This is a predicted structure of a 109-nucleotide RNA (FMN riboswitch aptamer (RFN element)) from a bovine gut metagenome. The coordinates come from a structure-prediction model, not an experiment, and the mean pLDDT is 84. Rfam family: FMN riboswitch aptamer (RFN element). A reference for the family is Vitreschak et al. (2002), "Regulation of riboflavin biosynthesis and transport genes in bacteria by transcriptional and translational attenuation", Nucleic Acids Res. RNAcentral holds the sequence, with entries from MGnify.
RNA sequence: UCUUCGGGGCGAGGUGAAAUUCCUCACCGGCAGUUAAAGCCUGCGAGCCGCAAAUGCGGUUGAUUUGGUGAAAUUCCAAAGCCGACGGUAAAGUCCGGAUGGAAGAAGA
Numbered sequence: 001u002c003u004u005c006g007g008g009g010c011g012a013g014g015u016g017a018a019a020u021u022c023c024u025c026a027c028c029g030g031c032a033g034u035u036a037a038a039g040c041c042u043g044c045g046a047g048c049c050g051c052a053a054a055u056g057c058g059g060u061u062g063a064u065u066u067g068g069u070g071a072a073a074u075u076c077c078a079a080a081g082c083c084g085a086c087g088g089u090a091a092a093g094u095c096c097g098g099a100u101g102g103a104a105g106a107a108g109a
Stems, first nucleotide, its partner, number of pairs: 001109005011025004026094002028084002030044004039082002047060005064080005086097003
């Protein structure tokens, strides 16, 4: 420098004119690091806000405890919890949209 890759999840029932949005149960977990494997430990990306003609610059950015094993684990095992951008729409982590986008990063040449 180039190429490829690079986010998962509403199934059943209830109410209603209308809800995968409400209620009961269900389901999901990006990247790097960390004595040992992490959605909730640290950092990053995305998203959001402001400024800018633009490249960009600045800001913001969720959530965990108890017990067990061990040399070592808020990472494993057991149990009980918690969290999830913006716009749309009957109020959305799971639907539709920006996005056939961007990107932390991974692999290869």